The RNA shown here (small-subunit ribosomal RNA) has 1394 nucleotides and comes from an uncultured bacterium. Rfam family: Bacterial small subunit ribosomal RNA. Its family is annotated with ribosome and structural constituent of ribosome in the Gene Ontology. RNAcentral holds the sequence, with entries from ENA and SILVA.
RNA sequence: UUAGAGUUUGAUCCUGGCUCAGGAUGAACGCUAGCGAUAGGCCUAACACAUGCAAGUCGAGGGGUAACAGGGUAGCAAUACCGCUGACGACCGGCAAAUGGGUGAGUAACGCGUAUGCAACCUACCGAUAACAGUUGGAUAGCUCCCUGAAAGGGGAAUUAAACCGGCAUGAUACUAUUUAAUCGCCUGUUUAGAUAGUUAAAUAUUUAUAGGUUAUCGAUGGGCAUGCGUGACAUUAGCAAGUUGGUGAGGUAACGGCUCACCAAUGCUACGAUGUCUAGGGGUUCUGAGAGGAAGGUCCCCCACACUGGUACUGAGACACGGACCAGACUCCUACGGGAGGCAGCAGUGAGGAAUAUUGGUCAAUGGACGGAAGUCUGAACCAGCCACUUCGCGUGCAGGAUGACUGCCCUAUGGGUUGUAAACUGCUUUUAUAUAAGAGGAACAGUAUUUAUGUAUAGAUAUUUGCCAGUAUUAUAUGAAUAAGUCUCGGCUAACUACGUGCCAGCAGCCGCGGUAACACGUAGGAGGCAAACGUUAUCCGGAUUCACUGGGCGUAAAGCGCGUGUAGGUGGUUCUGUAAGUAGGGCGUGAAAGCUCCCGGCUCAACUGGGAGAGGCCGUACUAAACUGCAGAGCUAGAGGAUGGUAGAGGGAGGUGGAAUUCCAGGUGUAGUGGUGAAAUGCGCAGAUAUCUGGAGGAACACCAGUGGCGAAGGCGGCCUCCUGGACCAUUCCUGACACUCAGACGCGAAAGCUAGGGUAGCAAACGGAAUUAGAGACUCCGGUAGUCCUAGCCCUAAACGAUGAUAACUCGCUGUCGGCGAUACACAGUCGGUGGCCAAGCGAAAGCAUUAAGUUAUCCACCUGGGGAGUACGACCGCAAGGUUGAAACUCAAAGGAAUUGACGGGGGCCCGCACAAGCGGAGGAACAUGUGGUUUAAUUCGAUGAUACGCGAGGAACCUUACCCGGGCUCGAACGGUGCAUGAAUAUACGAGAGAUUGUAUAGUCCUUCGGGACAUGUAUCGAGGUGCUGCAUGGUUGUCGUCAGCUCGUGCCGUGAGGUGUUGGGUUAAGUCCCGCAACGAGCGCAACCCCUACUGUCAGUUACUAACAGGUUAAGCUGAGGACUCUGGCGGAACUGCCGGUGUAAACCGUGAGGAGGGUGGGGAUGACGUCAAAUCAGCACGGCCCUUACAUCCAGGGCUACACACGUGUUACAAUGGCCGGUACAAAGGGCAGCUACACAGCGAUGUGAUGCUAAUCUCCAAAUCCGGUCUCAGUUCGGAUCGAAGUCUGCAACCCGACUUCGUGAAGCUGGAUUCGCUAGUAAUCGCGCAUCAGCCAUGGCGCGGUGAAUACGUUCCCGGGCCUUGUACUCACCGCCCGUCAAG
Repeated sequence: UUAGAGUUUGAUCCUGGCUCAGGAUGAACGCUAGCGAUAGGCCUAACACAUGCAAGUCGAGGGGUAACAGGGUAGCAAUACCGCUGACGACCGGCAAAUGGGUGAGUAACGCGUAUGCAACCUACCGAUAACAGUUGGAUAGCUCCCUGAAAGGGGAAUUAAACCGGCAUGAUACUAUUUAAUCGCCUGUUUAGAUAGUUAAAUAUUUAUAGGUUAUCGAUGGGCAUGCGUGACAUUAGCAAGUUGGUGAGGUAACGGCUCACCAAUGCUACGAUGUCUAGGGGUUCUGAGAGGAAGGUCCCCCACACUGGUACUGAGACACGGACCAGACUCCUACGGGAGGCAGCAGUGAGGAAUAUUGGUCAAUGGACGGAAGUCUGAACCAGCCACUUCGCGUGCAGGAUGACUGCCCUAUGGGUUGUAAACUGCUUUUAUAUAAGAGGAACAGUAUUUAUGUAUAGAUAUUUGCCAGUAUUAUAUGAAUAAGUCUCGGCUAACUACGUGCCAGCAGCCGCGGUAACACGUAGGAGGCAAACGUUAUCCGGAUUCACUGGGCGUAAAGCGCGUGUAGGUGGUUCUGUAAGUAGGGCGUGAAAGCUCCCGGCUCAACUGGGAGAGGCCGUACUAAACUGCAGAGCUAGAGGAUGGUAGAGGGAGGUGGAAUUCCAGGUGUAGUGGUGAAAUGCGCAGAUAUCUGGAGGAACACCAGUGGCGAAGGCGGCCUCCUGGACCAUUCCUGACACUCAGACGCGAAAGCUAGGGUAGCAAACGGAAUUAGAGACUCCGGUAGUCCUAGCCCUAAACGAUGAUAACUCGCUGUCGGCGAUACACAGUCGGUGGCCAAGCGAAAGCAUUAAGUUAUCCACCUGGGGAGUACGACCGCAAGGUUGAAACUCAAAGGAAUUGACGGGGGCCCGCACAAGCGGAGGAACAUGUGGUUUAAUUCGAUGAUACGCGAGGAACCUUACCCGGGCUCGAACGGUGCAUGAAUAUACGAGAGAUUGUAUAGUCCUUCGGGACAUGUAUCGAGGUGCUGCAUGGUUGUCGUCAGCUCGUGCCGUGAGGUGUUGGGUUAAGUCCCGCAACGAGCGCAACCCCUACUGUCAGUUACUAACAGGUUAAGCUGAGGACUCUGGCGGAACUGCCGGUGUAAACCGUGAGGAGGGUGGGGAUGACGUCAAAUCAGCACGGCCCUUACAUCCAGGGCUACACACGUGUUACAAUGGCCGGUACAAAGGGCAGCUACACAGCGAUGUGAUGCUAAUCUCCAAAUCCGGUCUCAGUUCGGAUCGAAGUCUGCAACCCGACUUCGUGAAGCUGGAUUCGCUAGUAAUCGCGCAUCAGCCAUGGCGCGGUGAAUACGUUCCCGGGCCUUGUACUCACCGCCCGUCAAG
């Protein structure tokens, strides 16, 4: 000393990218802002610069005197004169100006860093030592005068000094030449001690203290040069260089050197990346990071480079010189147009550029520098101040108490509660800061001068004096008083913090995922909350997270990734034993690693930041020594790797040449006749000029049936009749030979299916293109008939494939079982063994999983290739290769938040298996055509109220729209309202009747009416005020409840256990069986729940009990007749309770469950028939208009009352029905038999009237009592195939009934009228037995009824099912999937708009 999260999916695991949380900054922007300290401040245009300042100094070098001051002389004074003095402009001279300060353009370099070397060098000023300074000459600036120019300036004459410039002298330890001896090292050489000869110096000033000068040597300081190592990107930059590389000689330099030159040689650099292009000042260090790393190089320090751009030298110790010179160029300025001047990347400042970066400030007080003997002068170095929240650090904006938890605000389930919140008010306290007044530092030590001490004329010390820009600042004291001081961002998840309102895919937000389409914790505002705080957010950039380039520390079968395969160079790696060495390695030591910075310790500013001192660290590099295990190197061996030898073995291994039969086609001939061929079906085609078929003969090309095999061989591609020749490799046995000779392999070289290309052959079959026939909406296809390249051979290219085991090569190690090929071994066909191949299954282990598993995807070692999100794209450009086609290498812009792998649950499939259902089939009857009824769409309308819309809306909500209903429209009214409750006040009624107005609602008038009482009032009603109204207004996508459908389908789940990293699986799968997840058997499952079944009701048989209103056998009575009566309890029937059926019995099959049987018995036989009963769930299915309910909306109206109208409209379309089209019928007459229900504002017998609907009268029945109450059938007659004696629509007339009222808009009756329609296209519906079909009856709603509807009831009463291929729906198992909104999915291309 190492933290993660969000995002791919319905869910899961993995791979993988994107994004976030952290830290940092010379920052900028938004909003806000009290103070101090600290540090920083043009990152852009090395763009251009106005103005001022930034380098001078020395009179103790000199000639001198322009300015100032003093003095002197003359003069009344003005003034003039005098360098006499202090001083001093310009000038000569010396030193400095090469430092300091700025900037980062250039530079990829010995530029920088680090470590060395110079035996190849220089160094002013400074220090030490030694010696010396004699003599003599000359010029020039200045000054004066003259000329010239606009100016800058220039020219001439005369005169003059010096520490200016010379001559002569002196001199060596200097230099040069020659030479002797010794010494050292590192090759040339060096050093020391000599000898001889030659050459070269100087400057003075003066107050006498000093300062300066010359030569030589040494030191110090600073520099120069050289070298090792390190120090960017691109190979889509692979070759580069001619003074180039080296030598000899010369020149040049302080010095080495091609530094320069002459000559000679032809070299030098480069895959360990030369050359080229692009980018960049380097380092100490800074940021980040656990570290390794990555990024950066601003401020401070070191080095380098530059100074308008380019070049050049001069002076000098030092420059090729920021504030020097010259030349050239660009630009700016002045000009009298002839000529001149300039260089802020010094400090300020200006313009420009830009998102963006400050004052034309003060002082030399301190520190430092130049000059000077010094005083001192100069110093935009420096120190200070100013501006800026740009950074960091510190302080403050109060503290304590204070609940009736005040008011306001906000929220809510709203008499009330919560929150803001101890927050405020209020009480007490404090005074940092602020304001005022007063005091007031440290930074100062010097130098100089004076005095003085010590020794030794000088030096050192002491005392006194003097010096502060900042600044009256820091600081301190006193006074006043909570007084002067809080913002900003966020609140969907990541991520700390939630509500209300507004908005309504708009406005907007957003780092990623994503929010917003009327209930937004995601937008905007408010309240509240959270974070940080004089700041807070945003943007930009860097590191981190990212183990997401992986050295630490990744991968490559399917996620991105193994070159198509081999041979092999460089390189990397390498068996075993010994000896030596010491390059790597290891050890401790020494040197270095500047300061600052960093870490630790101790100090100073009140603390801290900051700063001072000390210590540590600092990989690297250098150095000598030690060790010798390992690696390397050298040497000597070994045989286990590798290779060879000998003897065997197998093989579609390769190349060349020959040869064989079958088949197709073609040619010729024979036989033979009308078709053949082809397809799903056809047609094109071929065929009477003789096909197809068949036989004989011949030609030619290509390919090699059977054998044949998860068999063989080969490096891969690949290789298949037989024979011969040439040739490569492998395996086995022997253990004879060599002695590590090995492995891998960038570049290189070779091989490399098919297609394609070039040239020449060949061409039987097949067959791109092409033609035709079909199919089809089309058919550029699939199918068919033809058919050319090609396929074949020779020679040469091409060089790619799902070239796949999607798995690089080599070596070693790691349980087993079972095939097969080739050897060995063995008498052996048994068993076991061994070596090499080739398969299957599995353990450990690995893996995301599926899987792999001695032929690894396991465990290790070595080497190579390759990968780093998807798309763009294997594209573009460039280069190389190719005849071309094309191949190899191989980007970016832009864009997305995913793309992807494996597995899971479902769903789906014109996938598979098994099974079921009136699903098909087999049948019967319908619908679709007609007319009408009814519903819907559409249209219309003032309104035609609303809802329901595939199946699962459409005779549905509605089981009764003339008014009402009623929700719609028009018109007229009302506003506590049509109803109900509470409170206050007033009134006294309520109610009934009559009359009037009005369409009515409503309203006026009159009459009648007057409750209880404890006399306070109460009940009730009306009016008024008020609180609760009311809404069929919206949202069924906010909901409850209810319902439809899949589906009465057999399924849906759970607990525990087990399996899997997980989603999940198992159970529930499997073998049977069933109507059934029904049951049995098996099984890592064992059990359980909701469903199934059963329990319930009706019905079919029967027993028993009971017996009226039902029944009537026997007995009796009685009628025209009749259970009519007595009576009976037998029968039918009614309705209670029971029984009965369970595969119980038999036979067969089967382990069982169970199935089979024209089985027995039985009323009934295999759930007997029917009903009720509907699992988990699906369809955001339906319903806010049945009801309830959240939210929103209306409140003299979207509420409510009334009249009238509408919901009944009508070119049309659809659904559901009714009636028909007729003779199995219509009509007329006669005639028999139900069940289930209903009935008092009712059903009504019966009688009468009417043709009839019905009316009148009358009776029974509150019902097993009375009543509504049958039809088809059957018997007889008639009609005779027609638009009819079918059919009844429509219309006319007359009526009946209900009802306030039948005009819009009722039903029924009678008479008349007599439409369409002659069995219905494509298509489609129901039904498996008391069913379909057919016949009538009843009921609900209801005054009546548009009912042909709905719900029930009984009567008559069939046909058919071979079977499961197909259509539809469903269940189980399995399989594929890029679907999961789940195939009505997903998704590709083109076109259009944009």